[in-house]
Context: one part of a larger RNA
């Protein structure tokens, strides 16, 4: 002198754009954050249309909704940064790999059965939530059949499939293959803090061989067999820490740091431990124990904001229990939609950057007060009154967007931004410092006291250096001052 997620002192006028728990990976009351498909299905409830019926009511459509079975999606997106010196991350590379929905592309869908939910009885249990019996659908689930698919060749196995909507035409869905894109596992060469007041680590530990497992390479697993592998080019042990892209600083080298955006990783109340699935060892799923916390008829049970608000509590310190699905973008769906605390906006905070104002022109009797004085004046100072102008803001009035797409229709923000009249200088200046370093001096009061101070040093009767005035000087909706970086 530059920064800052900044804080505290004192001051505050608008506007735009960003930011905004750095501390207890403390505890969390309410409420919402992941729902969709009736064009898979089988029922129950309304409504309402037409036909029968003397009527109850039946029997056929329609729309509407509710738990179920079935699909896909809950592996995104969003949060935190505790762990982690690691192939974790960056970058360049590699072969032994899997991939859902999209895309291309050559086939294929032939027979057939058994339940289970839901319901309906019966019961257990305070609840939470079962237990038996009976009953039925399907794009659920089983079976036979066929295969360019696989098993190194032959032989010989072996493994599929589902419908739906419409009056058709079609359309969307179902199978196993080959192919591309994106995604992802996985290996590796380079780099990625300090500490030697840590020198020796290491027995699945280093190779091999037979077997096991995985998509897949591998001691990843196991038996044997061999005794080898890393290290002063710092192993091993500790401390510290998520990494980056970038962002501060600096002419540059280079140091510092890793908030906001954006890449990758870990993590989800602690620790473990599979299930399902194209994809987790799964934040808002399961199981196990472990703290805590609540509900209980004591016999059991129930929960996990490091998701968005919000609370308590730590703390120098960080916001509303908001508003829309109008946009983007994502979930499901043939679509019409629905869902979506992501996102899009509005609140609050001078927390920052930027922009702009808080009036312009005249105006000396150089007024009146104030301070100083050599008592002559000198200054505050055109500075105020005065005139005269303008309306940026500010109040009220009317008008009123864009962002909404190929037609129509849809706008949270918002009657907001903008603009047109109108009133009226009206509504708007502080804060630090003045003895060098520094830019800016004098009076009074105090008397080494009271105080000041970043160094250096000032105060002991005339203190520019303390405190008040007056002036003055820096910045300016800010100024100062502590914290940290360079």
């Nucleotide at each position: 002198g530059g920064a800052u997620g900044a804080a505290u002192g004192u001051u505050g006028g608008c506007g735009g754009c960003a930011u905004g728990c750095u501390u207890a990976a403390c505890a969390c009351a309410u409420g919402c954050a992941a729902g969709u498909c009736g064009g898979a299905u089988g029922g129950a409830a309304a409504a309402u249309a037409c036909g029968g019926g003397a009527a109850a009511c039946c029997a056929u459509g329609u729309u509407u909704c509710c738990a179920g079975u079935g699909g896909c999606g809950g592996a995104c997106c969003g949060g935190u940064g505790a762990g982690u010196a690691a192939c974790g991350u960056g970058u360049a590379a590699g072969a032994a790999c899997c991939u859902g929905c999209c895309c291309u592309u050559g086939g294929g869908a032939g027979g057939g059965g058994a339940a289970c939910a839901a319901c309906a009885a019966c019961u257990g249990g305070a609840a939470a939530u079962g237990a038996u019996u009976g009953u039925u659908a399907a794009u659920a689930c089983c079976c036979c059949a066929u295969a360019g698919g696989u098993u190194g060749a032959g032989g010989a196995g072996c493994a599929a499939a589902a419908g739906g909507a419409g009056g058709a035409a079609u359309c969307c869905a179902c199978c196993a293959g080959a192919g591309a894109a994106g995604g992802g596992g996985u290996u590796c060469g380079c780099a990625u803090c300090u500490g030697a007041u840590u020198a020796g680590c290491u027995a699945g530990u280093u190779g091999g061989u037979g077997a096991g497992g995985c998509a897949a390479u591998a001691g990843u697993u196991u038996a044997c067999c061999a005794a080898g592998g890393c290290g002063a080019u710092g192993a091993u042990c500790a401390a510290u820490a998520g990494c980056u892209g970038g962002u501060c600083c600096g002419a540059g080298a280079g140091g510092a740091u890793g908030a906001u955006c954006a890449g990758c990783c870990a993590u989800a109340c602690u620790g473990g431990g599979a299930c399902u699935g194209a994809g987790a060892c799964a934040c808002g799923a399961c199981c196990c124990a472990g703290a805590c916390u609540c509900c209980u008829a004591c016999g059991g049970g129930a929960g996990g904001c490091a998701a968005c608000a919000a609370u308590g509590g730590g703390g120098a310190a960080u916001a509303u229990u908001u508003u829309g699905u109008a946009a983007u973008g994502g979930g499901c769906g043939a679509a019409a939609g629905c869902u979506u605390a992501a996102c899009g906006g509005a609140g609050c905070a001078a927390u920052g950057c930027c922009a702009u104002g808080u009036g312009g022109a005249g105006g000396u009797a150089g007024a009146a007060g104030g301070c100083c004085c050599a008592c002559g004046g000198g200054u505050c100072g055109u500075g105020a009154a005065c005139u005269u102008c303008u309306u940026u803001u500010c109040c009220c009035a009317a008008a009123g967007a864009a962002g909404a797409c190929g037609c129509a229709a849809u706008g949270a923000c918002g009657g907001u931004a903008u603009c047109u009249g109108g009133g009226g200088a009206a509504u708007a200046a502080g804060c630090a410092u003045c003895g060098g370093c520094u830019a800016a001096c004098u009076c009074u009061g105090u008397g080494c006291c009271a105080g000041c101070a970043g160094c250096c040093g000032c105060g002991g009767u005339a203190a520019u250096a303390u405190a008040g005035a007056g002036g003055a000087u820096g910045c300016a909706a800010g100024c100062a001052u502590u914290a940290u970086c360079c």
This is a predicted structure of a 486-nucleotide part of an RNA (small-subunit ribosomal RNA, 5' domain) from Anisodus tanguticus. It matches the Rfam family "Bacterial small subunit ribosomal RNA". Its family is annotated with structural constituent of ribosome and ribosome in the Gene Ontology. Taxonomically the source falls in Anisodus (Eukaryota, Magnoliopsida, asterids, Solanales).